Background: Small-subunit ribosomal RNA, 5' domain from an uncultured bacterium, 504 nucleotides, folded computationally. Its mean pLDDT, the model's own confidence on a scale to 100, is 84. RNAcentral holds the full RNA, with entries from ENA and SILVA.
[in-house]
Context: one part of a larger RNA
RNA sequence: GACGAACGCUGGCGGCGUGCUUAACACAUGCAAGUCGAACGAUGAAGUUCCUUCGGGGAUGGAUUAGUGGCGAACGGGUGAGGAACACGUGAAGAAUCUGCCCUCCACUUUGGGAUAACUCCGGGAAACCGGGGCUAAUACCGAAUAUUGAAACAUAAGCGGCAUCGCUGAGUUUUGAAAGAAUUUCGGUGGAGGAUGACUUCGCGGCCUAUCAGCUUGUUGGUGAGGUAAUGGCUCACCAAGGCAACGACGGGUAGCCGGCCUGAGAGGGCGACCGGCCACACUGGGACUGAGACACGGCCCAGACUCCUACGGGAGGCAGCAGUGGGGAAUAUUGGGCAAUGGACGCAAGUCUGACCCAGCGACGCCGCGUGCGGGAUGAAGGCCUUCGGGUUGUAAACCGCUUUCAGCAGGGAAGAAGCGAAAGUGACGGUACCUGCAAAAGAAGCACCGGCUAACUAUGUGCCAGCAGCCGCGGUAAUACAUAGGGUGCAAGCGUUGUCC
Numbered sequence: 001g002a003c004g005a006a007c008g009c010u011g012g013c014g015g016c017g018u019g020c021u022u023a024a025c026a027c028a029u030g031c032a033a034g035u036c037g038a039a040c041g042a043u044g045a046a047g048u049u050c051c052u053u054c055g056g057g058g059a060u061g062g063a064u065u066a067g068u069g070g071c072g073a074a075c076g077g078g079u080g081a082g083g084a085a086c087a088c089g090u091g092a093a094g095a096a097u098c099u100g101c102c103c104u105c106c107a108c109u110u111u112g113g114g115a116u117a118a119c120u121c122c123g124g125g126a127a128a129c130c131g132g133g134g135c136u137a138a139u140a141c142c143g144a145a146u147a148u149u150g151a152a153a154c155a156u157a158a159g160c161g162g163c164a165u166c167g168c169u170g171a172g173u174u175u176u177g178a179a180a181g182a183a184u185u186u187c188g189g190u191g192g193a194g195g196a197u198g199a200c201u202u203c204g205c206g207g208c209c210u211a212u213c214a215g216c217u218u219g220u221u222g223g224u225g226a227g228g229u230a231a232u233g234g235c236u237c238a239c240c241a242a243g244g245c246a247a248c249g250a251c252g253g254g255u256a257g258c259c260g261g262c263c264u265g266a267g268a269g270g271g272c273g274a275c276c277g278g279c280c281a282c283a284c285u286g287g288g289a290c291u292g293a294g295a296c297a298c299g300g301c302c303c304a305g306a307c308u309c310c311u312a313c314g315g316g317a318g319g320c321a322g323c324a325g326u327g328g329g330g331a332a333u334a335u336u337g338g339g340c341a342a343u344g345g346a347c348g349c350a351a352g353u354c355u356g357a358c359c360c361a362g363c364g365a366c367g368c369c370g371c372g373u374g375c376g377g378g379a380u381g382a383a384g385g386c387c388u389u390c391g392g393g394u395u396g397u398a399a400a401c402c403g404c405u406u407u408c409a410g411c412a413g414g415g416a417a418g419a420a421g422c423g424a425a426a427g428u429g430a431c432g433g434u435a436c437c438u439g440c441a442a443a444a445g446a447a448g449c450a451c452c453g454g455c456u457a458a459c460u461a462u463g464u465g466c467c468a469g470c471a472g473c474c475g476c477g478g479u480a481a482u483a484c485a486u487a488g489g490g491u492g493c494a495a496g497c498g499u500u501g502u503c504c
Stems, first nucleotide, its partner, number of pairs: 001503003005500005012371006018364002020329001025327003029324003034071003039068002042065001047060005078282003088206007097199002102195008110144004119134006151175004158169004208254003215245003220242008257279004261272004284305005307318004335361001337360003343357001344355004374404004384395004408445001410440005418431001421428002448493005453474003459488005469476002
């Protein structure tokens, strides 16, 4: 000098930040991922209208609700347990790769079929839920046709190119697509080419400690073939060979998320990786796959385990390292708040719905910054305190007293920008009656903490008597202590000041 700090004493206001570093300990409760009726069949409220035997019925209308279906749920948010590794950073390679939504271009969107949920009937179960019969729709599912401009696979003359394997272009054989809704613009679907974005793989180099770890390795190292993958590859398997790594530190052990950066320092360097941003890993513990463009998936599924809960004992339910909050641990770290107004995201043609992302508010002097606690005059140098050589000195212009001002806090009146947008219009701001402006009153409500032997700015008195105590180092204290305690005075900082811890 610095801090995500803590502790002691003290504490007026505001702005901007920041706040479980410990138990990746266990979690009550609420919320955190839905949306679409312009994909589909049902359900059909309010309202309007017609009939009425005043009970009601019909038409229109479409609120609502579960289901089928689509998209999203792989983003956003959290945490740092593990991991010394192509995990990260940086620079390359992919002639070894994939890419939903988005953009550009080309071509197309023909014709059929069988089911199934919802619903209804029946049954089982305490529940979670499950089974059977029957009916029905689609942008759900399945056939057929079309495509030689394409795409994939196979074999192959030829041409062009390259960086080894090879890449591109080309006549042949086989395979492969579509779906409507609304009708006013429009939103879609399928095939192909390109782009963008995202993802995956490989490699060079770089960044911890330990030799009181010296040898390690059998899918191990390489080859051939096969399987698998979007894709290369012992990734996996069969066979063959006996290799591969290591003192330039293999293997083992310990520790640790990495980086942009942050702190310090003149720099070189050293230390750290909180907040914010990028990447990685994880989601009660371990394992596994399914769906999908994308997961081996925090608020999905299955199995095993530990724990908790319900049970009719047969069986079931759960996962806060999301936001709040609780217990526990700890020196220590906040509200079970408001709003989708803005920014962003999902869905939707849109209106809109959802969004503990986010924007705000609350709490904490935890940090940084700003402001205030008044200003000018005022000597009989008042009183009081303290010291005294008893003369006085000091507190001290300090107070009183006189004049002035009103920041901040307080009260009253006015009162935003953030709103671009959306909507036919009316209208639409959580923050918030906040910021800000004007007026009012009265110096009125607002100063402490540490230190004063030397280092180191700042001295006397009393008490104590190697006691009580102080202390960062040297060291003070045993009867005149500037070093302990108290008082007066002083010094330094100041809404803070000291102490402790850690790093330079």